[in-house]
Context: one part of a larger RNA
Molecule: small-subunit ribosomal RNA, 5' domain
Organism: uncultured bacterium
RNA sequence: GGAUGAACGCUAGCGGCAGGCCUAACACAUGCAAGUCGAGGGGCAGCGAGGGGUAGCAAUACUCUGUCGGCGACCGGCAGAAGGGUGCGUAACGCGUGAGCAACUUGCCCGUCACAGGGGGAUAACCGGUGGAAACGCCGCCUAACACCCCGUAACACUUGGUGAGACAUCUUACUAAGUUGAAAAUCUUAGGAUGGUGACGGAUGGGCUCGCGUGACAUUAGAUAGAUGGUGGGGCAACGGCUCACCAUGUCGACGAUGUCUAGGGGUUCUGAGAGGAAGAUCCCCCACACUGGGACUGAGACACGGCCCAGACUCCUACGGGAGGCAGCAGUGAGGAAUAUUGGACAAUGGAGGGAACUCUGAUCCAGCCAUGCCGCGUGAAGGACUAAGGCCCUAUGGGUCGUAAACUUCUUUUUAUUGGGAGCAAUAAGGACUACGCGUAGUUCGAUGAGAGUACCAGUAGAAUAAGCAUCGGCUAACUCCGUGCCAGCAGCCGCGGUAAUACGGAGGAUGCGAGCGUUAUCC
Numbered sequence: 001g002g003a004u005g006a007a008c009g010c011u012a013g014c015g016g017c018a019g020g021c022c023u024a025a026c027a028c029a030u031g032c033a034a035g036u037c038g039a040g041g042g043g044c045a046g047c048g049a050g051g052g053g054u055a056g057c058a059a060u061a062c063u064c065u066g067u068c069g070g071c072g073a074c075c076g077g078c079a080g081a082a083g084g085g086u087g088c089g090u091a092a093c094g095c096g097u098g099a100g101c102a103a104c105u106u107g108c109c110c111g112u113c114a115c116a117g118g119g120g121g122a123u124a125a126c127c128g129g130u131g132g133a134a135a136c137g138c139c140g141c142c143u144a145a146c147a148c149c150c151c152g153u154a155a156c157a158c159u160u161g162g163u164g165a166g167a168c169a170u171c172u173u174a175c176u177a178a179g180u181u182g183a184a185a186a187u188c189u190u191a192g193g194a195u196g197g198u199g200a201c202g203g204a205u206g207g208g209c210u211c212g213c214g215u216g217a218c219a220u221u222a223g224a225u226a227g228a229u230g231g232u233g234g235g236g237c238a239a240c241g242g243c244u245c246a247c248c249a250u251g252u253c254g255a256c257g258a259u260g261u262c263u264a265g266g267g268g269u270u271c272u273g274a275g276a277g278g279a280a281g282a283u284c285c286c287c288c289a290c291a292c293u294g295g296g297a298c299u300g301a302g303a304c305a306c307g308g309c310c311c312a313g314a315c316u317c318c319u320a321c322g323g324g325a326g327g328c329a330g331c332a333g334u335g336a337g338g339a340a341u342a343u344u345g346g347a348c349a350a351u352g353g354a355g356g357g358a359a360c361u362c363u364g365a366u367c368c369a370g371c372c373a374u375g376c377c378g379c380g381u382g383a384a385g386g387a388c389u390a391a392g393g394c395c396c397u398a399u400g401g402g403u404c405g406u407a408a409a410c411u412u413c414u415u416u417u418u419a420u421u422g423g424g425a426g427c428a429a430u431a432a433g434g435a436c437u438a439c440g441c442g443u444a445g446u447u448c449g450a451u452g453a454g455a456g457u458a459c460c461a462g463u464a465g466a467a468u469a470a471g472c473a474u475c476g477g478c479u480a481a482c483u484c485c486g487u488g489c490c491a492g493c494a495g496c497c498g499c500g501g502u503a504a505u506a507c508g509g510a511g512g513a514u515g516c517g518a519g520c521g522u523u524a525u526c527c
Base pairs, nucleotide, nucleotide: 001527002526003525004524006523007522008521009520010519013379014378015377016376017375018374019372020371021337026335027334028333030332031331032330035078036077037076040075041074043071044070047069048068049067050065051064052063053062054061055060085290086289087288094215095214096213097212098211099210100209101208104207105206109203110202111201112200113199114198115197117151118150119149120148127140128139129138130137131136157180158179159178160177161176162175163174164173165172166171186195187194188193216262217261218260223253224252225251228250229249230248231247232246233245234244235243265287266286267285268284269280270279271278272277292313293312294311295310296309315326316325317324318323343369345368346367347366351365352363353362354361355360382413383412384411385410392404393403394402395401396400418464419463420462421461422460423459427454433448434447435446436445437444438443439442471516472515473514474513475512476497477496478495482511483510484509485508486507492499493498
């Protein structure tokens, strides 16, 4: 000198863009953050409509009815493995980079081929009864499905055999024969179809595994290791493998640093530097790990699952003392810790996600708004003219001069900003639906056509008036900027050298000056 997720002191007009618990992975009140589908199902608690009945002249009231719209709870499907948070752990194939899998998997999506025949038994809700303070159950009867099960059919699946081709060891691949196992689901409809279902193969995407190289400190850590290293055979896995087990062998790693201890998420990147290098890993993106602590599996295409389950533990809460409930390292917010870090805001309008045929619903992802000079950038606090250089302050060689100083006053002008009045966006692409066109005739394209949280915001125009707007640090040398007064080794200053003991450009004040400027200085850290 540059830089910062900064803090502190003094000061402070505006806007744009960004950033905002670095400390206690400390504990958490409250609200919200993952639902959706009635075009899978039985139904009807609530709402609306229709129909019947009773009373009434009628309006209407009461009642019955799942008939219709729709729909709480329930069965079922898909999604809750994404998105969002944090950096505890991890010196590791965790990450980066480059390869490999002839050792694997992949729901939704795309393409190709084929298929969907027959049958069955339950169960939730509901109803009846019953236990409990509650959380939540228990018993009995009934019922449905795209829930569950059985049979049939099917092969490129599995086993065995044959023929050919290929290599990288186990093998791979094409054709063929026999045997074995082994699928399915309907709903809506304008009756044309649409959305689904099952099996196989291929693609795309995502994932799993293996390897080369790279990726901290300490040798005042030198030996470490029994599932340890390898083999055979079982088991297990989507798959390879001591992954696991039985038996056998005695290996394996290590001064090219094993093992141990300490520290640490890694990278793209960021800061600095001419570079080499050094330091860092906030925000944004990719990967990993974790979800009160430890362990475990279930479901599923995918988890050993942040807002799922079970067990143990610590803590908090409820309790009728028998027993129960909870997990903000999601968004806000609270306490605590700390030098220190924000609102218990708005909206799904856009982008994206889940479900749905769609309308739509949900979405603290996201988009916006609020707070903070935390940073970067931009703008302003006026411009031109104006001398008897007034008064006043300060200084001097003091009847005089210098300086603050064209600075002010004063004149003319402008109106960025400000105040006020008025106008006023883009972000919106489309959906339902209508019209037209094309053809393979229910799909596609074109066009019209609702919807804006932010927001009456940005922006524009009119009006008024210099009006609303300057500080901070320094002035001995390094280092730009000097005099006076006070003090008298005192009070104090100080980054280093050092200054202060009676003329201090170094302390305190004043005048002046210098530097930067809505900031300036100090502290901390890195280069």